[in-house]
This is a predicted structure of a 350-nucleotide RNA (Bacterial RNase P class A) from Pseudodesulfovibrio sp. The sequence is in RNAcentral, with records from ENA. Its Rfam family is "Bacterial RNase P class A". It is annotated as a ribozyme. Rfam describes the family as follows. Ribonuclease P (RNase P) is a ubiquitous endoribonuclease, found in archaea, bacteria and eukarya as well as chloroplasts and mitochondria. The source organism's lineage runs through Bacteria, Desulfovibrionia, Desulfovibrionales, Desulfovibrionaceae and Pseudodesulfovibrio. It is recorded under the gene name rnpB.
RNA sequence: GGAGUUGGACAGACUGUCGCUGCGGCCUUCGGGCCGGAGAGGAAAGUCCGGGCUCCGUAGGGCAGGACGCUGGGUAACGCCCAGGGGGAGUGAUCCCCGUCACGUGCAACAGAGAGUAGACCGCCUCCGGUGCAAACCGGCGGUAAGGGUGAAAGGGUGGGGUAAGAGCCCACCGGCUGUCGUGGCGACACGGCAGGCCAGGUGAACUCCGUCCGGAGCAAGCUCAAAUAGGGUGGCGCCAAGGUCGGCCCGACCAUGCCACCGGGUAGAGUGCUUGAGGUAGUUGGUAACAGCUGCCCUAGAUGAAUGACAGUCAUGAUACAAGACCCGGCUUACGUCCGGCUCCAGAU
Numbered sequence: 001g002g003a004g005u006u007g008g009a010c011a012g013a014c015u016g017u018c019g020c021u022g023c024g025g026c027c028u029u030c031g032g033g034c035c036g037g038a039g040a041g042g043a044a045a046g047u048c049c050g051g052g053c054u055c056c057g058u059a060g061g062g063c064a065g066g067a068c069g070c071u072g073g074g075u076a077a078c079g080c081c082c083a084g085g086g087g088g089a090g091u092g093a094u095c096c097c098c099g100u101c102a103c104g105u106g107c108a109a110c111a112g113a114g115a116g117u118a119g120a121c122c123g124c125c126u127c128c129g130g131u132g133c134a135a136a137c138c139g140g141c142g143g144u145a146a147g148g149g150u151g152a153a154a155g156g157g158u159g160g161g162g163u164a165a166g167a168g169c170c171c172a173c174c175g176g177c178u179g180u181c182g183u184g185g186c187g188a189c190a191c192g193g194c195a196g197g198c199c200a201g202g203u204g205a206a207c208u209c210c211g212u213c214c215g216g217a218g219c220a221a222g223c224u225c226a227a228a229u230a231g232g233g234u235g236g237c238g239c240c241a242a243g244g245u246c247g248g249c250c251c252g253a254c255c256a257u258g259c260c261a262c263c264g265g266g267u268a269g270a271g272u273g274c275u276u277g278a279g280g281u282a283g284u285u286g287g288u289a290a291c292a293g294c295u296g297c298c299c300u301a302g303a304u305g306a307a308u309g310a311c312a313g314u315c316a317u318g319a320u321a322c323a324a325g326a327c328c329c330g331g332c333u334u335a336c337g338u339c340c341g342g343c344u345c346c347a348g349a350u
Base pairs, nucleotide, nucleotide: 001346002345003344004343005342006341007340008339009338010337012315013314014313015312016311017310018309020039021038023036024035025034026033027032041322045333046332048331049330050329051328052327053218054217055216056215065214066213067212068211069210070084071083072082073081074080085098086097087096088095089094099209104207105206106203107202121148122147123144124143125142127140128139129138130137131136156174157173158172159171160170161169175199176198177196178195179194180193181192182191183190184189222272223271224270225269232263233262234261235260236259237258243255244254245253246252279298280297281296282295283294284293285292286291
């Protein structure tokens, strides 16, 4: 210098003028005005996980369904984070993946003879028949997985014995697996001994199996106050006229209509939930770390047609990346401009 990898920071700054939305104080002719102070993000986004909170409800057990899946720790919780284990990619820094395919079942394009108790296309070999002096060739019944060929993958590898030719068929070494034992580790696991020719392919973001977790709906949750109109209940008045029930009829009683008062439900509307919280920050202690404890300091939007803007100047200059809260918080993922640090590899110079 180039290429790469990983971690962190900022999100143009300042001044002036005019605006917008809450809050506090003062004034008010109740319309509002003045002063002070505050006013989006690292992702406010996607709404993909987890929790708080609220209601329905009592969710103890089971079925169904769903999510997750190495080990230990962190946390309110998680599918997140930290540390470790194993495997894979890369020269490396570093990154990615994670129960079970040696229960059972299923699936695998094309090519290929054969794709999972496999397979005879070429090749190799015994035997039989034919031709031939012979070598050999042709045909046939068989044997054979050493060699060729196909494929992403062909049922351990190398060497030897063995055989007609071959083959874990047998043996030695290597690799894997299963069982068992020992040592180290909290554990995942690692290392080693012994036994067994056991050699078993892939796929679980295929069904299944094993383990853990999960009641549902969500701030338009929910709670409070409460017009007008209509309707309900209770009490009082009224019962003049008409109506209904009791009654053969009258009187009478009751009901309803009517008026007044009260009560409760409830719509519009208003308020609350609403922002001080698993909060931030500095120091310190414990811990490898994630994180936790203690002490000090700080208060940082709360709207509901929904507010953060515009202009001018200077710094730096012409543009200013992605992008706007809606109950709150912890994560993940995605979008995006710039700056800084660590580390790795390559090239050159000293």